[in-house]
Molecule: Glycine riboswitch aptamer
Organism: Lentibacillus sp. JNUCC-1
RNA sequence: AUGAAUGCAAGAGGAGAGUUUACGCCCGUAUGCCGGAUAUAAAAAAAUGGCUCGGUCGUAACGCCGAAGGAGCAAACAUAUUGUGAAUCUCUCAGGCAAAAAGACUCUUGCAGGACG
Repeated sequence: AUGAAUGCAAGAGGAGAGUUUACGCCCGUAUGCCGGAUAUAAAAAAAUGGCUCGGUCGUAACGCCGAAGGAGCAAACAUAUUGUGAAUCUCUCAGGCAAAAAGACUCUUGCAGGACG
């Protein structure tokens, strides 16, 4: 003095699969429908409530995704019958299936580091 691998931090990008169904609580719901306490001679009006529809939350069920994490192993090596052994592969425990969040990985910057020359 060049400044690789690697690690940390920040920023940017970043896929896939159900806004599934059912039940329950709560909130809202056009006067849309039902209903008719009240009141009346009657009519009109008309509350609580219910149906329908929608939303949040919770529970359950079925289907699906793989790129947090997790688990598994091929060649090969070593053994003496087992061990080591990778992933974007496989599994789907976990996680996820509108948005949000998360997100392997990629890039940029900074710090550490100090291979190589």